[in-house]
Molecule: small-subunit ribosomal RNA
Organism: Deltaproteobacteria bacterium CG11_big_fil_rev_8_21_14_0_20_47_16
RNA sequence: UAAUUGGAGAGUUUGAUUCUGGCUCAGAACGAACGCUGGCGGCGUGCCUAACACAUGCAAGUCGUACGCAGUUUUCGGGGGCAACUCUGGAAGCAGCGUGGCGCACGGGUGAGUAAUACGUAGGUAACCUACCCUUCACUGGGGAACAACCUGUCGAAAGACGGGCUAAUUCCGCAUACGUCCAAGACUACUAUGGUAGAUUUGGGGAAAGGUGGCUCGCAAGAGCUAUCGGUGAUUGAGGGGCCUACGUCGGAUUAGCUAGUUGGUGGGGUAAAGGCUCACCAAGGCGACGAUCCGUAGCUGGUCUGAGAGGAUGAUCAGCCACACUGGAACUGACACACGGUCCAGACUCCUACGGGAGGCAGCAGUGGGGAAUAUUGCGCAAUGGGCGAAAGCCUGACGCAGCAACGCCGCGUGAGGGAUGAAGGUUCUCGGAUUGUAAACCUCUGUCGGGGGGGAAAAAACCUCUAUUGGCUAAUACCCAGUAGAAUUGAUGGUACCCCCAAAGGAAGCACCGGCUAACUCCGUGCCAGCAGCCGCGGUAAUACGGAGGGUGCAAGCGUUGUUCGGAAUUAUUGGGCGUAAAGCGCACGUAGGUGGCUUCAGUAGUCUGGUGUGAAAUCCCUCGGCUUAACCGAGGAAGUGCGCCAGAAACCAUGGAGCUUGAGUACAGGAGGGGAGAGUAGAAUUCCCAGUGUAGAGGUGAAAUUCGUAGAUAUUGGGAGGAAUACCGGUGGCGAAAGCGACUCUCUGGACUGUAACUGACACUAAGGUGCGAAAGCGUGGGUAGCAAACAGGAUUAGAUACCCUGGUAGUCCACGCCGUAAACGAUGAGUACUAGGUGUCGCGGGAUUUGACCCCUGCGGUGCCGCCGCUAACGCAUUAAGUACUCCGCCUGGGAAGUACGGCCGCAAGGUUGAAACUCAAAGGAAUUGACGGGGGCCCGCACAAGCGGUGGAGCAUGUGGUUCAAUUCGACGCAACGCGAGGAACCUUACCUAGGCUUGACAUGUAGAGAAUCCCUUCGAAAGUUGGGAGUGCUCGCAAGAGAACUCUAACACAGGUGCUGCAUGGCUGUCGUCAGCUCGUGUCGUGAGAUGUUGGGUUAAGUCCCGCAACGAGCGCAACCCCUAUCUUUAGUUGCUAACAGGUUAAGCUGAGCUCUCUAGAGAGACUGCCGGUGUCAAACCGGAGGAAGGUGGGGAUGACGUCAAGUCCUCAUGGCCCUUAUGCCUAGGGCGACACACGUGCUACAAUGGAGGGUACAAAGGGUUGCCAACCCGCGAGGGGGAGCUAAUCCCAUAAAACCAUCCUAAGUUCAGAUCGGAGUCUGCAACUCGACUCCGUGAAGCUGGAAUCGCUAGUAAUCGCAGAUCAGAACGCUGCGGUGAAUACGUUCCCGGGCCUUGUACACACCGCCCGUCACACCACGAAAGUUGUUUAUACCAGAAGUCGGUAAGCUAACCGCAAGGAGGCAGCCGCCCAAGGUAUGAGCGAUGAUUGGGGUGAAGUCGUAACAAGGUAGCCGUAGGGGAACCUGCGGCUGGAUCACCUCCUUU
Repeated sequence: UAAUUGGAGAGUUUGAUUCUGGCUCAGAACGAACGCUGGCGGCGUGCCUAACACAUGCAAGUCGUACGCAGUUUUCGGGGGCAACUCUGGAAGCAGCGUGGCGCACGGGUGAGUAAUACGUAGGUAACCUACCCUUCACUGGGGAACAACCUGUCGAAAGACGGGCUAAUUCCGCAUACGUCCAAGACUACUAUGGUAGAUUUGGGGAAAGGUGGCUCGCAAGAGCUAUCGGUGAUUGAGGGGCCUACGUCGGAUUAGCUAGUUGGUGGGGUAAAGGCUCACCAAGGCGACGAUCCGUAGCUGGUCUGAGAGGAUGAUCAGCCACACUGGAACUGACACACGGUCCAGACUCCUACGGGAGGCAGCAGUGGGGAAUAUUGCGCAAUGGGCGAAAGCCUGACGCAGCAACGCCGCGUGAGGGAUGAAGGUUCUCGGAUUGUAAACCUCUGUCGGGGGGGAAAAAACCUCUAUUGGCUAAUACCCAGUAGAAUUGAUGGUACCCCCAAAGGAAGCACCGGCUAACUCCGUGCCAGCAGCCGCGGUAAUACGGAGGGUGCAAGCGUUGUUCGGAAUUAUUGGGCGUAAAGCGCACGUAGGUGGCUUCAGUAGUCUGGUGUGAAAUCCCUCGGCUUAACCGAGGAAGUGCGCCAGAAACCAUGGAGCUUGAGUACAGGAGGGGAGAGUAGAAUUCCCAGUGUAGAGGUGAAAUUCGUAGAUAUUGGGAGGAAUACCGGUGGCGAAAGCGACUCUCUGGACUGUAACUGACACUAAGGUGCGAAAGCGUGGGUAGCAAACAGGAUUAGAUACCCUGGUAGUCCACGCCGUAAACGAUGAGUACUAGGUGUCGCGGGAUUUGACCCCUGCGGUGCCGCCGCUAACGCAUUAAGUACUCCGCCUGGGAAGUACGGCCGCAAGGUUGAAACUCAAAGGAAUUGACGGGGGCCCGCACAAGCGGUGGAGCAUGUGGUUCAAUUCGACGCAACGCGAGGAACCUUACCUAGGCUUGACAUGUAGAGAAUCCCUUCGAAAGUUGGGAGUGCUCGCAAGAGAACUCUAACACAGGUGCUGCAUGGCUGUCGUCAGCUCGUGUCGUGAGAUGUUGGGUUAAGUCCCGCAACGAGCGCAACCCCUAUCUUUAGUUGCUAACAGGUUAAGCUGAGCUCUCUAGAGAGACUGCCGGUGUCAAACCGGAGGAAGGUGGGGAUGACGUCAAGUCCUCAUGGCCCUUAUGCCUAGGGCGACACACGUGCUACAAUGGAGGGUACAAAGGGUUGCCAACCCGCGAGGGGGAGCUAAUCCCAUAAAACCAUCCUAAGUUCAGAUCGGAGUCUGCAACUCGACUCCGUGAAGCUGGAAUCGCUAGUAAUCGCAGAUCAGAACGCUGCGGUGAAUACGUUCCCGGGCCUUGUACACACCGCCCGUCACACCACGAAAGUUGUUUAUACCAGAAGUCGGUAAGCUAACCGCAAGGAGGCAGCCGCCCAAGGUAUGAGCGAUGAUUGGGGUGAAGUCGUAACAAGGUAGCCGUAGGGGAACCUGCGGCUGGAUCACCUCCUUU
């Protein structure tokens, strides 16, 4: 600044992160379709599919002022007739047939074909045409002839055809004239592209015409003259239209690379309006193509339209420009224009008519029909307007057009009411039952009247032509006529009684659709239960679904709303704007080099690119801006802007290009040097392996984890000597050297390439890159011929193993080696293309040089080139790179665009083959992937701990029994617990009960709770039936509180009905609570700060130390919390206080004895309060630390011993059967009561225990010493009885008092003497005791008798580190009774620990990972089954196309024309000219043959993909248990294995080198 106003993201890979990368969504649009719904109007739009076939009607005619014929109506005249009427002439009108003219080539439709004979843009035509129209000039004289219609004849069903006869013209034909024009020739001028063109001029030659009508005058008439007008002819100019040519632009495929014979050019002839191989003859051999020819596929092109910030991408409906086509193919005629949509001829297909002989037709015009399809309208009105054709005009024609109809198909506008209205009504939904919400929503009150409805007005606007009248001017002899203008009048409307206006009534007639898990605005209830279903992506649904279906509510849009399809956007996801290639997809294995691209410094020139200005064009419409018209808008109109393009003219000269002249720094050459496993060939050497010969020598050797196959008494292995042969070159040797890469390693010689250093003599940009191309190219492999010592695919054997087509072993062939020739690939890797320039350094090393200094090959400084490491800036997703870049820039090449299918198929090229190279698609998935993070894991590493191992002691596993579990059985054997962390567990105690299970008998408001009503106190006793529960009958009996004395109330019992009770029924994977476990392991976190894009890291790692994340030091960390420790309890020592039920030293008393008594509180003890232990002290070690070691003192020494105490979390660990609880289920039963049974079964298996197997013992006898507990429904003394269990008895004790209660091992002495015993005690028989309603199933104990297995326990396995193990007894809980269990208590009382290699578990650090449900992980391949798409395939079939040949309609052209023939010539004969016919060239359809391309189909076959739970193995991920992978070769059910070479994208340990820090 009128016309530049504009760019948003999200979901999804993961445990989490970041990047890469695909998929998906939100937006806009549409000629749309479908589903649900639907009030009105305006403006637009409407077969996208079958260029499929079409019934019917209409879509191109018009002119009588060009002409002929026959007719009819009106009227005027003349003749005849009485008249009707008839004959004839004129005028006007109507309409028919035909000649003639113009039109029919426009308008309208469609998009099949066409990738260039098209279109767009800009030009050319000096190589052209143009009817009608305009301008200008000139002319329009005089003759002749025919053919339709008509008449007539013939043929035919028809369509129609043919013959004879008549006739007009603006029809046709000669003649005359012709300035311009055309042709030929001559010379001139100008311009020029040098080919020509234009102009003027001279001579010669050729070529025209048509009349009609109005007016006036004349004439008997025919007609003539004048005039006007419309025509006609020859030229001229213009406008508009067209033809041809040129340049540029214009889709995909290279798995289409070569194409071309009139092909390219020339000369000449022909042809055209016109240049031209357009055509023909001859000559030459060209032309096009990687800047993509040819071929194939697809497609009308454009203005524009949609989208987009733009650049772009997609598209080409309506409107407009161009092209092409008109049933399919071919052809010409007419004409100014056609090779012609509603013309002709021929061929073909199809349809129709037919008398079967023959004919007719072409909706991709408007309507309409059938068909196809998801899908697209009326067989309407009108020429009133606009436009077109004809005409002088009136006018006629016009499915162009103007309108109407149908369709929410689109855009735009309007309405479906507005204000008030709380008791927040009813109803619905929900609910924690209080409420909330629907909701001012409704009702109700007040008001308004758009649209629709009814009535009325309304041609106002869209309308001006034309006609008539008057008038002016022109023409003219003319005031006729005619032409042009002015004024006035009248007429014409399909739309349509429409727009619009007025009146009337009444809120009365007018709201739906989708969605509500996230993306994405919007939430609850019910139903369903991986079902039914949803889904755009992620994903929902397996009993509490905001995701399915319904409902209530909400959100969004609204006469529409959703869905589907398509396009652009988002997608920077093809990247010009605007991407990448170390590891994600992506650098060719390496070089040389062609085309191409790019290119150093100085100067001059012109100006192709470039830039500036002007100019022409870029149609209109559209988009944009400003105004304006419909009430607004959509829509429409006017003016502008824009159209980024192309052409022309003028200018500039920096850059680029070009040409000229120079320069030396890029590049190269020369000279002087040294380094090197650079290459090729020839020769030589020593060590070793193997073999052969000979000697010595004897029984083994060899090989392995261990073995065996194998070799050896026929003498191996070992050892000595000699010989043969092949291959490879130890040490040096090194992130050292050389080479383009592959690669190159003993030594000598010959030949040879390159790089580097130095000098600065020469050339003077000679350069860089490199598509195609060419060459080189490890290993394996192939061919031919050699060679073969060792090694070694295949193969054989031996092992291993479940198997072992492997790993290991013994053998062993190709091969490995040489020569020649192929192959052409590798993890051919720095996973990093080549070149140039720039951008901090430090430190090694190799080659050459300089300086300084030297004894020196030392060291120091420095230049160039190579090769390493570290590191700054910068870059990177991070890892990392970092002057040898992955930094900053430039140039060129190659390559990538989700994963799989697949580097596969097909095709091409290469190869002897193996195979290589180029290289897809269908289908399928929503991921695949990189880097880094936290964990977890590893048959990875390091450090550390633990009765983890080791060292020890004692057990288990064997026996019998007890107990628990599994299994089995059963009517039931109730249920739960299942590695550690289930199994003497819940249960700390099942005869009934418990009890949940089974059988049987019963009850149904219930055994239990609350509420209502009625009755009765409760309660107790007797009784019938019954196994009991229960039930029948009878009796006794009245309580408490209030009270008006009737009753009421509380508690309890019974009855009735209903709400409800009840459930050890299910879900511990819906839960709370509680518990186990890792683990009493030392860990788990947070705040702030810092680092990192981030997940995260740091802290918490490191060096020490500890039982300990305990403490110290260090440190981008500083602090803190939960854990550890401590605080708590018990215990070990002491002090103090207090002494009864405890104790008894002293004193006294006393007994057989006894704290028994007085007394006392000293001791023990009891139980309160304190003290004490803290690495506090000493020495040493250690970092001057923390701490450790030793010592002293001490009752105790380094947490003194024990207990309680259990971090964040893990195991969907356990428990719904302790309890609580959501949901579901049962309700005369899954509830409740009762009896009996079961939980106790028994071939068997396992766990935990007890008792033993004996002499460290057993037996009997005697003698000692505890602690801690319990006791009134109880413990129970003394005493008596019993062999005993026990019974009687009853004192004491509510407990430091009494009782349980004798502790036992031990000790003392005795017997037993090695045995199934004087061991052991199971089992069984008998007899008892106790508890209890009841010991049968099914208790414990006692006594007598019986006297089993068992003589120390296989593989394996458990506990324990000190008052511990072992051993011995005691007590308690539960409990009527019933412990070998459990929990406590004390007595006696050991052994061993070198140590951390190994097993198990754990902690920290680190490493690898394809795991994250976290190794009980992940995951590969064959086989089997189902489905899907694809490849191959004997063939079969279709389509397109090429080549060759045959054939040849119609038709043009050419030839001929003996037949026919009006105009002209000729007196005539005849001629000129023309035509039919015939022939020839070309040629459509058609036919034959041979190819090629593309498709469809095909028995069978091949691999691929997909698919909750198939089979076989275990290949890969950790060192994945043989490191893996790449190439190649062989082998094998399969993953795979093995050989050779290569790579690290291999773990671990050690060594070397380099680097960093001090």